[in-house]
RNA sequence: ACUAUGGAGAGUUUGAUCCUGGCUCAGGAUGAACGCUAGCGGGAGGCCUAAUACAUGCAAGUCGAGCGGCAGCAGGCCCCUUCGGGGGUGCUGGCGAGCGGCGAACGGGUGAGUAACGCGUACGCAACCUGCCCCUAAGUGGGGGAUAGCCGGGGGAAACCCCGGGUAAUCCCGCAUGUGGCCGCCGGAAGGCAUCUUCCGGCGGUUAAAGCCGCAAGGCGCUUAGGGAUGGGCGUGCGUCCCAUUAGCUUGUUGGUGAGGUAACGGCUCACCAAGGCCAUGAUGGGUAGCUGGCGUGAGAGCGCGACCAGCCACACGGGCACUGAGACACGGGCCCGACUCCUACGGGAGGCAGCAGUAGGGAAUAUUGGGCAAUGGGCGAAAGCCUGACCCAGCCAUCCCGCGUGGGGGAUGAAGGCCCUAUGGGUCGUAAACCCCUUUUCUGGAAGACGAAACUUCGGGUCGUGUACCCGAAGCUGACGGUAUUCCAGGAAUAAGCACCGGCUAACUACGUGCCAGCAGCCGCGGUAAUACGUAGGGUGCAAGCGUUAUCCGGAUUCACUGGGUUUAAAGGGUGCGUAGGCGGCCCAGUAAGCGGAGGGUUAAAGCCCCCGGCUCAACCGGGGAAUUGCCUUCCGAACUGCUGGGCUUGAGUCCGGUCGAGGUGAGUGGAACGCAGCAAGUAGCGGUGAAAUGCUUAGAUAUGCUGCAGAACACCAAUCGCGAAGGCAGCUCACCAGGCCGGCACUGACGCUGAGGCACGAAAGCGUGGGGAGCGAACGGGAUUAGAUACCCCGGUAGUCCACGCCCUAAACGUUGAGCACUCGGUAUGCGCCCGUUUUAAGGGUGCGUGCCCAAGGGAAACCGUUAAGUGCUCCACCUGGGGACUACGGCCGCAAGGCUAAAACUCAAAGGAAUUGACGGGGGCCCGCACAAGCGGGGGAGCAUGUGGUUUAAUUCGAUGAUACGCGAGGAACCUUACCUGGGUUAAAUCCUGGCGGACCGCCCCGGAGACGGGGCUUUCCCUUCGGGGACUGCCAGGAAGGUGCUGCAUGGCUGUCGUCAGCUCGUGCCGUGAGGUGUCGGGUUAAGUCCCUCAACGAGCGCAACCCUUGCCUGCAGUUGCCAGCGGGUAAUGCCGGGCACUCUGCAGGGACUGCCGGCGUAAGCUGGAGGAAGGAGGGGAUGACGUCAAGUCAUCAUGGCCCUUACGCCCAGGGCUACACACAUGCUACAAUGGAUGGGACAACGGGUCGCAACCUGGCGACAGGAAGCCAAUCCCUAAAACCCAUCCCCAGUUCGGAUUGGAGUCUGCAACUCGACUCCAUGAAGCUGGACUCGCUAGUAAUCGCGCAUCAGCCACGGCGCGGUGAAUACGUUCCCGGGCCUUGUACACACCGCCCGUCAAGCCAUGGGAGUCGGGGGGCCCUGAAGACGGAUCCUCGCGGUCCGUUGAAGGGCAAUCCGGCGACUGGGGCUAAGUCGUAACAAGGUAGCCGUACCGGAAGGUGCGGCUGGAACAUCUUCUUC
Repeated sequence: ACUAUGGAGAGUUUGAUCCUGGCUCAGGAUGAACGCUAGCGGGAGGCCUAAUACAUGCAAGUCGAGCGGCAGCAGGCCCCUUCGGGGGUGCUGGCGAGCGGCGAACGGGUGAGUAACGCGUACGCAACCUGCCCCUAAGUGGGGGAUAGCCGGGGGAAACCCCGGGUAAUCCCGCAUGUGGCCGCCGGAAGGCAUCUUCCGGCGGUUAAAGCCGCAAGGCGCUUAGGGAUGGGCGUGCGUCCCAUUAGCUUGUUGGUGAGGUAACGGCUCACCAAGGCCAUGAUGGGUAGCUGGCGUGAGAGCGCGACCAGCCACACGGGCACUGAGACACGGGCCCGACUCCUACGGGAGGCAGCAGUAGGGAAUAUUGGGCAAUGGGCGAAAGCCUGACCCAGCCAUCCCGCGUGGGGGAUGAAGGCCCUAUGGGUCGUAAACCCCUUUUCUGGAAGACGAAACUUCGGGUCGUGUACCCGAAGCUGACGGUAUUCCAGGAAUAAGCACCGGCUAACUACGUGCCAGCAGCCGCGGUAAUACGUAGGGUGCAAGCGUUAUCCGGAUUCACUGGGUUUAAAGGGUGCGUAGGCGGCCCAGUAAGCGGAGGGUUAAAGCCCCCGGCUCAACCGGGGAAUUGCCUUCCGAACUGCUGGGCUUGAGUCCGGUCGAGGUGAGUGGAACGCAGCAAGUAGCGGUGAAAUGCUUAGAUAUGCUGCAGAACACCAAUCGCGAAGGCAGCUCACCAGGCCGGCACUGACGCUGAGGCACGAAAGCGUGGGGAGCGAACGGGAUUAGAUACCCCGGUAGUCCACGCCCUAAACGUUGAGCACUCGGUAUGCGCCCGUUUUAAGGGUGCGUGCCCAAGGGAAACCGUUAAGUGCUCCACCUGGGGACUACGGCCGCAAGGCUAAAACUCAAAGGAAUUGACGGGGGCCCGCACAAGCGGGGGAGCAUGUGGUUUAAUUCGAUGAUACGCGAGGAACCUUACCUGGGUUAAAUCCUGGCGGACCGCCCCGGAGACGGGGCUUUCCCUUCGGGGACUGCCAGGAAGGUGCUGCAUGGCUGUCGUCAGCUCGUGCCGUGAGGUGUCGGGUUAAGUCCCUCAACGAGCGCAACCCUUGCCUGCAGUUGCCAGCGGGUAAUGCCGGGCACUCUGCAGGGACUGCCGGCGUAAGCUGGAGGAAGGAGGGGAUGACGUCAAGUCAUCAUGGCCCUUACGCCCAGGGCUACACACAUGCUACAAUGGAUGGGACAACGGGUCGCAACCUGGCGACAGGAAGCCAAUCCCUAAAACCCAUCCCCAGUUCGGAUUGGAGUCUGCAACUCGACUCCAUGAAGCUGGACUCGCUAGUAAUCGCGCAUCAGCCACGGCGCGGUGAAUACGUUCCCGGGCCUUGUACACACCGCCCGUCAAGCCAUGGGAGUCGGGGGGCCCUGAAGACGGAUCCUCGCGGUCCGUUGAAGGGCAAUCCGGCGACUGGGGCUAAGUCGUAACAAGGUAGCCGUACCGGAAGGUGCGGCUGGAACAUCUUCUUC
């Protein structure tokens, strides 16, 4: 500078992430329909279904200036007349019917058929026609004939028809003329496109006509010919949907010769001849469909559509046929067949709305039986004019598009009312309303009132030679719409708002109702008592005379990818090669110009789209101009690239020569080891097998051993990650044959190349056929085990098979899950085979080529990973994919002996199915490590009796909660009443209670009556405190007002508190770094610890919550203090005692300190630290406690308390009595006491600590056998009391017994507490004297002052069901090899299909319901073709008759339709049957996911209720461990 104006995404797979991928939404559109709603106008549109059937009316006529005429109408004339009128007359205007002409082939409708030269586009016809119109040339002479109408007669119900007679023409036919035309012959010229065409001349033959109007001039016609215009006919290139599960089709078929036919070419038709023609660039067949301009959408490319308008085609009840004509095979013409409808006198006739309206029917659905020819257009006519459901208008419908309105301004007591809330109050609807002012589109009434109209007629003027032609001017006439548009006047906010939505996507939130119900839902998903998701309301959002819904199309969807995708693991590389067609193709030169590029021409109809201008007040709409129409045809130019032609080249490819390599292939031969069998020998009782066994073999001599023989199959070591091959695959050795790679040479050919749809060949294992063979192994099968079962895993047998030959099969996880070829793009390392250099002639080392691996740069990838052997960067060709399931399926076809293989859907169903990676969790995965986890050990539980708790049952009630661990001697640290929440019954100004106010009184206490009591009724007694003397206060009765109250529900609405993992060592953050991301790193690793404790290393560096420490207690010491404690020394005293004086040393008490830190030493270690030692009361955390990270279990508690919501209110509140919580066939849990002699009993004797005590603890004394009672000192407590400690020690008895064990149970008698011990207390005494003799499976606690054992105290409490709980001290052990196993836990790692997280997930049969579908004896319907029979109209041919015609009849051929035959294709139904899909809680098992408990999977075969099992071969998309090798780093 020029050009261009255009491109947005979201939800949904997961615990989270990235990717793949489908589904869904937001947009636009419609000939729409449906729901709710509705004021006006303009413009447009309006049967998408039954091309179903149609009543009625209308939609094509016109010309008297072609003709004969004249029924009807009007007029004139004549006659008659009853004065109403009648008759006559074609005389005039005109005109029914008729002859004739033109039109009727246009206009209008519809979309059935048609996949075709039908349409579109571009060409061609030298192979054609064209009425009316225009131009040119010439002519229009003279005769003849028939027939409608009409008249007469006849038939018929009708439609209509027949006979006779007469008649006209622009009707029909001869004759003449012939400019010309046509035909034949001859001559000449020109042109093209192959057959050919055109023009000129000559001769011969043949061929036309119609009149009408006008006084006339003249006009309109007619005939021939040529030209034009218009309209048509024919041909051709290219384009034009789906199915290959349609692959072969074709006999007039393809061509030729001749003939016929046509306006014309042509196989259009026919005869003859030839045997062709079409097809993978998709013939044939099937399905669907009118095509186009355009319309919708889209950034575009595309995709979808073909209403309205316009062009073409086709059709006109279904089918066939021709006639007339310029034109038709003819929508409102004809003939025939058929179906249907109607009329009928039953003989016979009539009809065709896919014209306009309208009707029925169908349907979700689509309008008036309107007005007018005023305009535009058409037909006829000389014209006037007539006709015109074409058209112009109006009517109906929000069907669409456009425009307008339903008011505007002011107005806060922010009214009332609704709704909401934290509810004295606030928020919102809301300036909204009321109210004030204003306006009048619309509305109502009234008035005025169009454009669309110019033709035409008349007059005047002009043009051409004239005119009635054409042009101009003036006057006059003509409007369906319509008294409409529009304008003005008056009135008055007056007449006018809805619909959808408000969980996310997506703009808009609260309340109530409901309670997985009712319902919503486009996708994800909402609803099981707090629902912004259901319903309603208030409020809000969006659009608005509309708004939503449904349906369909495009978009978003780069989700069929041309623009613009992919294929290692997500869907997708063919099992492998050879090779056909095709596609693609090295270097140089020349030519050509098909592709390609530029320029010009033609066309690309109009309308539409786009731009500009203009007209309706704007817009929609309309008019004018431009641009565009990306295409096709054509001309010229260019020559880089591709193609083509010619010539050349050597680097691609190949050949040749020399060498080399290998489990390459085929065939033949051959070897040793082992297994098995057989024989012999020798030998004796077992062998074999397993987790353990058994079946099996063996005294008829096995196994083990030796020798000999036979047989089949496979080839140890070498051996490797090796090598070879296209893949499958290939392994002892030797030989023969065949093939290949690589290296070197650089002699030869000269692009001979690459890929490769179809095709052909090869193709593990299993399997099949025939014949062999058969040692071992071994599906099936039999047996033994295992097990709940075990159609399995294990064991003993064992048939097919495995082997060979020949023939099939053709599939695999046939995998590197990676097609082939070529080129390019950093490196390192290992290895196989060559060649070169080098060398000590061996190995190193270096170079080079081919191959086989590993690691990596760049780059790629969703990531994992790939990375010169690409999954990188490019090119070429092939194959394949397009959500999951259904389905490696069905049907069809092809192949196969079969098994089966190849090809390969749909209905239906789901909102996902997937890949990679992340964090967890889990594993009958691994590594490391803890814990009374196991083991070692001690004592228990489980058996008994009793106690307590729980379940269950019972009950009027047995109140409620707690329920694996983590409920069950738990809430209960005290249920006879109370407690108490439960039940029964009785009661209750609305209630125990509180507050405020008023009045009264002290309150309290006592008594009486009824009553079970609560309660009800009555009475007695009593006169409080302070005071400033006003009053105030406490208590209480009554009254009024207010607050109520609920152990009713929800612990899944909550707070708080608690249990558990777990006193486990973990859980996180900031910044940085890594990763697209989830996330990782830090926190991993190596050590160490009780510990994420500490150390070292480290892309991390720090930090927080936890750990530890700080706190309490206990163990040693010190200081201080010294009563109530203590007593060594001193003194006094006693029967005795710290009893007293005194003392504070000791013990002790209780306050403050010290002490321990791996500090010291040895060893090990970089360090952290470990180990041993010394010292010390204590040693590596000295013992014990308190202390519980982020979190988990919707753990527990609404009945401790608090609290949202819900519920009850003469009761679900409150009071009272009694009962119940204490029940009892049972079951479980936790304990106590025991079963005895390590004991029991009796007597005697010794030593604690923690605690408690005035409504109390109580010494001591007395009584009682005793519980206890009666007295009573002391003590508010280091003082007194509870208080005795017990086990223990000493002595005695018992002598193994259901006992001198054990004490349950029961009887009796008591004591104490308490209002009260019946239900239902504890204790005492006497008597009784049960079970039980050490406890099955299983199970609990404890690692030291611990277990065990012994007693003591306390809380609660009148008492106590306490054997419980919480504490205290006394006596006081055993054992730990160790970490394999059980349980729990920590860290790292691995696998995963789990994430509600293994108590996970998940597979198949069976059973039930629903749905679609395959097969199916058949049955019904439909499609097209073939053959046969009959054969209409018509056509063609022939014959025949006569009234010789444009006639009739007959025959033949063809021919619609009908009938029949054998098949074929498509579809409906179908007893029964097969599988499939879906469906909160069915049955059986457990196949898969963790090594899923037998690794899984693929192919195949057999077997089994089922998942599945087993055999054979294959794969890793298997875990773990070990060995070998390689790689990376050193």
A computed fold for a 1530-nucleotide RNA from a Bacteroidota bacterium, annotated as small-subunit ribosomal RNA. The sequence was found in a public genome assembly. Its mean pLDDT, the model's own confidence on a scale to 100, is 86.